A computed fold for a 258-nucleotide part of an RNA from a Patescibacteria group bacterium, annotated as large-subunit ribosomal RNA, domain VI.
It matches the Rfam family "Bacterial large subunit ribosomal RNA". Rfam links the family to the GO terms structural constituent of ribosome and ribosome.
The coordinates come from a structure-prediction model, not an experiment, and the mean pLDDT is 85.

Context: one part of a larger RNA
């Protein structure tokens, strides 16, 4: 900008519309059966486990998780003490470890079928009284082809369908709290008629039982209080606090009939 009045949700899928998968091994049954002197040993069918790929996904199992617990060592600091900060990395060093995001992880996925073919194997059946799968004419027949499966897709210009709304309306934008997105933008979730982020309360979960007291011990320490305290992303609940207030784009046009 078109799609012929503007929109807002949903969607068909084009037979020449783009992409993507399309895989292979094995082992058991048929059956030590058909074949074969005998060694060997099927075809067709049927099942049952993986390999390697790919997609989501994070339950489990593993990482990671730059400050979420704990714990230790030298320092300097808050006068001491005890408790705690700071620096030792752009984390001081160690052991866990929630979200989130990962594979070493979980599920799932190739099926099945249908056309029309290649090789090859046929049916008729001539030219050629035979003969011939071909010269008319019918068939079987592959992981390749085209469909079925999975995405995307109406700028498919022949520009489709459905459903609601609609005259300053219907809607969008601008702004603003955000994240299930994200480089910016864009998407999507709300914007007081409100749970969009923060706070707070409550749970999950992480870490390991906090400071203070009291009690035991000459002390280092250890028991109780206390499965405590503290807690980034996770659930729920709650308008405290911030989403205020507002502005702006958005109209039926032209022919011909009646």
């Nucleotide at each position: 900008c078109g799609u012929u009045g503007g929109a807002u949700g949903u969607u068909u899928g084009a037979c020449c519309g783009g992409g993507g998968a399309c895989u292979c091994u094995u082992c058991u049954c048929u059956a030590g059966u058909a074949c074969g002197a005998g060694a060997g040993g099927a075809c067709c069918g049927a099942g049952a486990a993986g390999a390697a790929c790919g997609a989501a996904c994070c339950u489990c199992u593993a990482g990671u998780g730059a400050a979420u617990g704990a714990g230790c060592u030298g320092u300097c600091c808050g006068a001491c003490c005890a408790c705690g900060g700071g620096c030792a990395u752009a984390a001081g060093c160690u052991c866990a470890g929630u979200a989130g995001c990962u594979a070493c992880g979980u599920u799932c996925g190739g099926c099945c079928a249908g056309g029309a073919u290649a090789a090859a194997c046929g049916c008729u059946g001539a030219a050629a009284g035979c003969a011939u799968c071909u010269a008319a004419g019918c068939g079987u027949g592959a992981a390749a082809c085209c469909u079925u499966c999975c995405c995307c897709a109406a700028g498919a210009u022949a520009a489709g369908a459905c459903a609601u709304c609609u005259u300053u309306c219907a809607g969008a934008u601008c702004c603003c709290a955000a994240a299930g997105a994200g480089a910016u933008u864009a998407u999507u979730u709300g914007g007081u008629u409100g749970a969009u982020a923060g706070g707070c309360u409550c749970c999950a979960g992480g870490u390991g039982u906090a400071c203070g007291g009291c009690c035991c011990g000459u002390a280092a320490g250890g028991g109780c209080u206390u499965u405590a305290g503290c807690c980034g992303a996770g659930g729920a609940g709650u308008a405290c606090u911030a989403a205020u207030a507002g502005a702006u784009c958005g109209u039926g046009u032209c022919c011909c009939g009646a």